Predicted 3D model of a 183-nucleotide RNA (Lysine riboswitch aptamer) from Agathobaculum faecis. Its mean pLDDT, the model's own confidence on a scale to 100, is 79.

[in-house]
RNA sequence: CACUACGAUAGAGGCGCGGUUUUCAUCAGUAUCGUCUGGAAGGGGCCGUAACCCCGUUUGAUCAGGCGAGAAAGGGUCUGCCGCCGAAGCCUUCUCCUUGUUACGGCAGGGCGGGCUGGACGUCGAGGAAAACAUCCCUGCGUCUGUCAUCAGCAGCAAUGCCGGUGGAGAGCUAUCCUUUUU
Repeated sequence: CACUACGAUAGAGGCGCGGUUUUCAUCAGUAUCGUCUGGAAGGGGCCGUAACCCCGUUUGAUCAGGCGAGAAAGGGUCUGCCGCCGAAGCCUUCUCCUUGUUACGGCAGGGCGGGCUGGACGUCGAGGAAAACAUCCCUGCGUCUGUCAUCAGCAGCAAUGCCGGUGGAGAGCUAUCCUUUUU
């Protein structure tokens, strides 16, 4: 001087990811409330089982219908802002929470840990939620895209660039710094 593990800092992919705000429609004439009528013994949780407790049993609950009033959440669209590039999503052990109370199981939501996925779109099928054909999510498949490696061709003194094929994965890739080690 060059190469260079680990480490640190800063970045890139694009219908990029997530959060939040606003607008609009939907949710829905639904839930719920009031009243009237019917009816008659059961009823009270997000679902199921059991026990307890509470309510109701001619002062008629749950339920059904008529009339009147009449939402919201979640999801979607639009707009702005914020944090970012394992952004984030999913699966799972354990654990917390959701019922009038307790117990068991399930569903949904959260937390620590572990595992999978580079990303976007589309799609057969499966699943969750749901009013929904919107939306979310998973396996597979297809297309596109970024990145690295490699091979062929072209250009070039070379470094390298362009183009096409194949393969891999983000614990990756690029740049800078530090620098064990090697020469």